RNA sequence: ACGCGACAAGGGCAAACACAUCGAAAGAUGUGGACGCAAAAUUACAGGUCUAAGGCCUAAACGGCUAGGACGGCUGGGUUGCCGAA
Numbered sequence: 001a002c003g004c005g006a007c008a009a010g011g012g013c014a015a016a017c018a019c020a021u022c023g024a025a026a027g028a029u030g031u032g033g034a035c036g037c038a039a040a041a042u043u044a045c046a047g048g049u050c051u052a053a054g055g056c057c058u059a060a061a062c063g064g065c066u067a068g069g070a071c072g073g074c075u076g077g078g079u080u081g082c083c084g085a086a
Base pairs, nucleotide, nucleotide: 004084005083012037013036017032018031019030020029021028022027035073041079042078043077045076046075047074048071049070050069054066055065056064057063
């Protein structure tokens, strides 16, 4: 240095749920709360998933299609990074 990851040290993040705010929704943010996490830091690049306001289709629908909307705590990739037992 690379790999690897411990009942190590010092720290970190925070699922569900509740409340508030924003949003058409998916969802996001804040506070509380901890299921978990060694990248649960970051990035929508590839795949995947969610929503469907607007638009389009329809005689019409509470119907169908559609992402310039979302999800990084779904998988892979990119970027950055703490510690050091075997």

This is a predicted structure of an 86-nucleotide RNA (c-di-GMP-I riboswitch aptamer) from a Clostridia bacterium.
The organism belongs to Clostridia, within Bacteria.
Its mean pLDDT, the model's own confidence on a scale to 100, is 89.
Of the family's consensus pairs, 95% are formed in the model.
It was read from a public genome assembly, where an Rfam model found it.
Its Rfam family is "c-di-GMP-I riboswitch aptamer". From the family's description: GEMM was predicted in a large-scale screen for bacterial structured RNA regulatory elements.